[in-house]
RNA sequence: AAAGUUUGACAGACAAUCGCUGGCGGUAUUAAGCCGCGAGAGGAAAGUCCGGGCUCCGCAAGGCAGGAUGCUGGAUAACGUCCAGUCAGCGCGAGCUGAAGGAUAGUGCCACAGAAAUGGACCGCCGAUGGCCGGCUUCGCGCCGGCACAGGCAAGGGUGGAACCGUGGUGUAAGAGACCACGAGGCGUGCAGGUGACUGCAGGCCUGGUAAACCCCAUCUGGAGCAAGACCGAGAGAACGCGGCAGCUUCGCGCUGCAGCCUUCGCCUGAGGCGCGUUCGGGUUGGUUGCUGGAGCCGUCUAGCAAUAGGCGGCCUAGAUAGAUGAUUGUCGCUUUCAUAGUGGGAGGGUCGUUCCCGUUCGCACCACCGAAAGUACAGAACCCGGCUUAAGGCAAACUUUCCGC
Numbered sequence: 001a002a003a004g005u006u007u008g009a010c011a012g013a014c015a016a017u018c019g020c021u022g023g024c025g026g027u028a029u030u031a032a033g034c035c036g037c038g039a040g041a042g043g044a045a046a047g048u049c050c051g052g053g054c055u056c057c058g059c060a061a062g063g064c065a066g067g068a069u070g071c072u073g074g075a076u077a078a079c080g081u082c083c084a085g086u087c088a089g090c091g092c093g094a095g096c097u098g099a100a101g102g103a104u105a106g107u108g109c110c111a112c113a114g115a116a117a118u119g120g121a122c123c124g125c126c127g128a129u130g131g132c133c134g135g136c137u138u139c140g141c142g143c144c145g146g147c148a149c150a151g152g153c154a155a156g157g158g159u160g161g162a163a164c165c166g167u168g169g170u171g172u173a174a175g176a177g178a179c180c181a182c183g184a185g186g187c188g189u190g191c192a193g194g195u196g197a198c199u200g201c202a203g204g205c206c207u208g209g210u211a212a213a214c215c216c217c218a219u220c221u222g223g224a225g226c227a228a229g230a231c232c233g234a235g236a237g238a239a240c241g242c243g244g245c246a247g248c249u250u251c252g253c254g255c256u257g258c259a260g261c262c263u264u265c266g267c268c269u270g271a272g273g274c275g276c277g278u279u280c281g282g283g284u285u286g287g288u289u290g291c292u293g294g295a296g297c298c299g300u301c302u303a304g305c306a307a308u309a310g311g312c313g314g315c316c317u318a319g320a321u322a323g324a325u326g327a328u329u330g331u332c333g334c335u336u337u338c339a340u341a342g343u344g345g346g347a348g349g350g351u352c353g354u355u356c357c358c359g360u361u362c363g364c365a366c367c368a369c370c371g372a373a374a375g376u377a378c379a380g381a382a383c384c385c386g387g388c389u390u391a392a393g394g395c396a397a398a399c400u401u402u403c404c405g406c
Base pairs, nucleotide, nucleotide: 001402002401003400004399005398006397007396008395010393012332013331014330015329016328017327018326020040021039023037024036025035026034027033042378046389047388049387050386051385052384053383054225055224056223057222066221067220068219069218070217071085072084073083074082075081086100087098088097089096090095101216102215106214107213108210109209110208122157123156124153125152126151129150130149131147132146133145134144135143136142165183166182167181168180169179170178184207185206186205187204189202190201191200192199193198229289230288231287232286237280238279239278240277241276242275244258245257246256247255248254260274261273262272263271264270296315297314298313299312300311301310302309303308333376334375335374336373337372338371342369343368344367345366348358349357350356
């Protein structure tokens, strides 16, 4: 310098003006309003995937079904999360990944090809034994040769991702874990180490794969969710009582007129509209609460490899409800690019490197300042918290590999 790995913190700053949502104080009070002060999104607020708190139904103690999880130890309120390990795989490495219980419980499946995918024979080998034919014969149930008929075999060829564990030997008519030696894998046993997963050694038994097929084993698991839930309650409803005058009446304020009241401007006219009170139950529009002080944040010490736990001190840090937390302007910051007019430095710079390119004191190589332009990501709380996943920007530190220089 290039290419990577892991971890961490950050998420532009300040000012002015105009706004938005809560809180406090003042003013004004029927209320609204006005003034001042102070507060006001995230690392993911997202997806709503997993776990918990809280609430209601209920009393969930046990079992079946269903679902989830699946190496070990630890952390935690809990988890499918995290930490530390084991084993397996990937990477030269730093490191990363893991749907990591059981195929020796049972059932199933293994496309195409192939004879056969767990019980099979296409080519092939043999044909010892039995059979048939021929010869010999000591005439025996004997011997020799041939056929490939019965039958035996699975070594070799070929198919396949995989062919009955592999290689070599013994053995045989030919062969075969049939037997032997060595080796691979699996499951018990013993000894040693480790809390454990597991590892090492010895010896025994066994040998296709698949549980991301059913299934078996172990552990966990009641349901619905803040639109949960609680409270107050317009309007509308029911009952009772009251209601100026007159008329009609089905005898009910049911209807009509006048009067009265309300709106239309202060009045008149005109027009339109109208019973009042008490109690009751349910709870519509709506309001209050739940609602944010919490498995909280910051600092420090202790224990622990760590996740994390504990002690001490300090702090209060959004609460909207169709959804506030914003907009504009200016200055500065950061990154990249350009320009080389100016100022300063400057003998080197570019490049992995070079014999290449630019420049070397009258210095328009290069560096810094100054200047200009562009960019400054992903994204917006809705009961709260712990995780996971996804989206997305630059920065820093440690480490790895390669190359170059000294």